[in-house]
The RNA shown here (TPP riboswitch aptamer (THI element)) has 117 nucleotides and comes from a Kiloniellaceae bacterium.
């Protein structure tokens, strides 16, 4: 000087499935299955100042992965095979097609160049 690795900062992507009960719960894969909080819509109660609850939908923080050596993730896909109570459960499809830093710092191995004795 490079390379691999580890942490850490900065910044950026990114997903939240299924099953049983329906509840404050258990259960599966998984790093991670929505923990907080505002909003808005919708269903339920009921008393009408407005609040419980339950479902989605945005939008923020958080945890965890991922950032071109890119299978985090998206899309084909309402695929195809096996398996499962069920699921992207597990293989394939997959040198398919897209994806977010050729960023910084510190240390550890390596290797190389160089200067000096």
């Nucleotide at each position: 000087g490079c390379u691999c690795g580890u942490u850490c900062c900065u910044a950026g992507g990114g997903g939240g499935g299924c099953c049983c009960u329906c509840u404050u719960g258990g259960g599966c894969u998984g790093a991670g299955a929505u923990a907080c909080c505002g909003u808005c819509g919708g269903g339920u109660g009921u008393g009408u100042u407005c609040g419980u609850u339950c479902c989605g939908g945005c939008g923020g923080u958080g945890a965890c992965c991922c950032u071109u050596c890119g299978a985090a993730c998206c899309u084909g896909a309402u695929c195809c095979g096996g398996g499962u109570u069920a699921u992207g459960c597990c293989g394939g499809c997959g040198c398919a097609g897209g994806g977010a830093a050729c960023g910084g710092a510190a240390c550890u191995c390596g290797c190389u160049u160089c200067u000096u004795g």